This is a predicted structure of a 476-nucleotide part of an RNA (small-subunit ribosomal RNA, 3' major domain) from an uncultured bacterium. The prediction has a mean pLDDT of 84. It matches the Rfam family "Bacterial small subunit ribosomal RNA".
[in-house]
Context: one part of a larger RNA
RNA sequence: UGACGGGGGGCCGCACAAGCAGCGGAGCAUGUGGUUUAAUUCGAAGCAACGCGAAGAACCUUACCAAGGCUUGACAUCCCAUUAAACUCAUGGAAACAUGAGGUGACUUCGGUCGAAUGGAGACAGGUGGUGCAUGGUUGUCGUCAGCUCGUGUCGUGAGAUGUUGGGUUAAGUCCCGCAACGAGCGCAACCCUUAUUGCCAGUUACCAGCGCGUAAAGGCGGGGACUCUGGUGAGACUGCCGGGGACAACUCGGAGGAAGGUGGGGACGACGUCAAAUCAUCAUGCCCCUUAUGUCUUGGGCUACACACGUGCUACAAUGGCUACUACAAAGGGAAGCAAAGCGGUAACGAAGAGCGAAUCUCAUAAAAGUAGUCCCAGUUCGGAUCGUGGGCUGCAACCCGCCCACGUGAAGUCGGAGUUGCUAGUAAUCGCGAAUCAGCAUGUCGCGGUGAAUACGUUCCCGGGCCUUGUACA
Numbered sequence: 001u002g003a004c005g006g007g008g009g010g011c012c013g014c015a016c017a018a019g020c021a022g023c024g025g026a027g028c029a030u031g032u033g034g035u036u037u038a039a040u041u042c043g044a045a046g047c048a049a050c051g052c053g054a055a056g057a058a059c060c061u062u063a064c065c066a067a068g069g070c071u072u073g074a075c076a077u078c079c080c081a082u083u084a085a086a087c088u089c090a091u092g093g094a095a096a097c098a099u100g101a102g103g104u105g106a107c108u109u110c111g112g113u114c115g116a117a118u119g120g121a122g123a124c125a126g127g128u129g130g131u132g133c134a135u136g137g138u139u140g141u142c143g144u145c146a147g148c149u150c151g152u153g154u155c156g157u158g159a160g161a162u163g164u165u166g167g168g169u170u171a172a173g174u175c176c177c178g179c180a181a182c183g184a185g186c187g188c189a190a191c192c193c194u195u196a197u198u199g200c201c202a203g204u205u206a207c208c209a210g211c212g213c214g215u216a217a218a219g220g221c222g223g224g225g226a227c228u229c230u231g232g233u234g235a236g237a238c239u240g241c242c243g244g245g246g247a248c249a250a251c252u253c254g255g256a257g258g259a260a261g262g263u264g265g266g267g268a269c270g271a272c273g274u275c276a277a278a279u280c281a282u283c284a285u286g287c288c289c290c291u292u293a294u295g296u297c298u299u300g301g302g303c304u305a306c307a308c309a310c311g312u313g314c315u316a317c318a319a320u321g322g323c324u325a326c327u328a329c330a331a332a333g334g335g336a337a338g339c340a341a342a343g344c345g346g347u348a349a350c351g352a353a354g355a356g357c358g359a360a361u362c363u364c365a366u367a368a369a370a371g372u373a374g375u376c377c378c379a380g381u382u383c384g385g386a387u388c389g390u391g392g393g394c395u396g397c398a399a400c401c402c403g404c405c406c407a408c409g410u411g412a413a414g415u416c417g418g419a420g421u422u423g424c425u426a427g428u429a430a431u432c433g434c435g436a437a438u439c440a441g442c443a444u445g446u447c448g449c450g451g452u453g454a455a456u457a458c459g460u461u462c463c464c465g466g467g468c469c470u471u472g473u474a475c476a
Base pairs, nucleotide, nucleotide: 001476002475003473004472005471007470008469009468011466012465013464015460016459019424020423021422022421023420026315027314028313029312030311031310032309033308034306035305042053043052064301065300066299067298068297069296070295073124077123078122079120080119081118082117083116087102088101089100090099091098092097105114106113107112126290127289129288130287131286135284136283137279138278139277140275142273147186148185149184150183151182152181153162154161155160166177167176168175192267193266194265195264197235198234199233200232201231202230203229207224208223211222212221213220238261241255242254243253244252245251317417321376322375323374324373325372326371333364334363335362338357339356344351345350383414388409389408390407391406392405393404394403430452431451432450433449434448435447436446
């Protein structure tokens, strides 16, 4: 000087407390451990691994296993020779591939050249093989915590100190005051995006007040530039104003006006560093290793196994509910090898056909919870839907291992969950549906979107984590 203390002081955080909803019990989905297996590819491991890499394993993917093949190779550059190579058909084969048949380049000064394939020789290719404890890059975490440092000066023999401590204050090393310090840098804040209000400009595909046409209805049409909305440019919030407190400061409390008030809400943004944290399997890369195989091609299997254990979710156990009928109101997105309307067939999944739309125009697309009316009457039920049977639909070369959906039948556990434990402070929790990425097909996951919309916070004694000052130390 740090680090540590079941030392002290002081401060903060959904850390506790006050509340609300959960998890832990059930069934299922999914990840992991373990076990099994020819293989169940590999990685991730307290918080910070475990719906994680994977925004989507039937083949492919695929790295694993079995079997069948290849050896200058599936891919790149260079040399020589030959010829077309692709492509189609036949035979063998599980395919890769092998054999046979057909089938043909471009330019040209006719010497040849170019692209391509086959054969040959070797330089080499190739490796998701090892080492993240050799590395770059990227990322997590403490933590959006308020810290981390430097120059000059001063003090100290020195390590070092001071500044950065102190009195206030703040979300903040934020600001004010004081002070052997005076300044500065990286962080904080602001500048950026979005949301909340509004002026002006601009109106098509959006809108429709007034005028006219028109319809069963409808901005459907003429038209309009008011409104909504769209999107461009401005304004607006700054403790600016008033009052109290304070040291006449910083700041804080209350009020006015205002769409918004004290950082308005949300996002992006992550200092010096810590964990030899993660990643050699995104990529790059040193060294080591393989080279008729640890490379490469193919078919089939596996990654989907199942006594069990754990994590994360979904659905429930019902009456604030289930079912039936009628009926209202979104936002944000996607669409051409695509989204697909109306009408038609089918109980339905879906099918046949196909208007329109590269989309403020057409379409996915009925939002659902809510509301109105009826029914059920507390039961393992008109709750719950697992499991299984049968019949169908869709995608795709192909749904046996191993996809999703529909209909009918079947109708399990489950009556609110031990010890313990998680999230959340407002348009939040809870609850309800909608969309997108990936994607031929396949979400209860992920990332977004809106609808309805709470309760509680006395307080900081205690638990956890993190700053600051101080003290002890046999630790570095």